[in-house]
RNA sequence: AGUGAGCAUAGAGGUGCGAAGACCAUUAGUAAGCAGUUAGAGGAGAUGUGGCCAAUUACAAUUGCUGAAAGGGGGAUUUGCCGAAGUGAUUAGAAACACGUCAUUUUAAAUCACUGGUCUUACAUUGAAUAAAUGUUGGGCUGUCAUAUAGUAAAUCUAUAUGGAGGGCUAUCUCACGC
Repeated sequence: AGUGAGCAUAGAGGUGCGAAGACCAUUAGUAAGCAGUUAGAGGAGAUGUGGCCAAUUACAAUUGCUGAAAGGGGGAUUUGCCGAAGUGAUUAGAAACACGUCAUUUUAAAUCACUGGUCUUACAUUGAAUAAAUGUUGGGCUGUCAUAUAGUAAAUCUAUAUGGAGGGCUAUCUCACGC
């Protein structure tokens, strides 16, 4: 030289991933409030107790006037990054008038598993939505490694094909063996 193992550092993929506030559209002429009309006893996810509101008309429907917001989305800006991040399951905490039980929704955390990245068809779910997201399924593009074939006499290069996965890949470094 090389072989093996491992840690650390730094990187790459590209419509790359996430966060923040401002702005914009939508949500929506909706919710809610005020006034009128109808009707007449209860009102909230269910139930029990309590509290609150209600014949000074609640809940509900409708007419007129006034008239939002949250979540989700868009492009730009700033910023953190390359298991970035996301999804699912389980446990179990918090919230939705208080407590108890059940149900639904939202959400912090832990464990396990899956996804290299991205675009997209169909179906289903959430959603105001044809936006967007998620799941299943099929297809495309792309990066990386390995193998095979060809260019070619050779190459760590290029192209094609097949396959794998990020616990990966590339570069540097450390240790051991060895020369």

A computed fold for a 179-nucleotide RNA from Gracilibacillus oryzae, annotated as Lysine riboswitch aptamer. The sequence was found by an Rfam model in a public genome assembly. The organism belongs to Gracilibacillus, within Bacteria.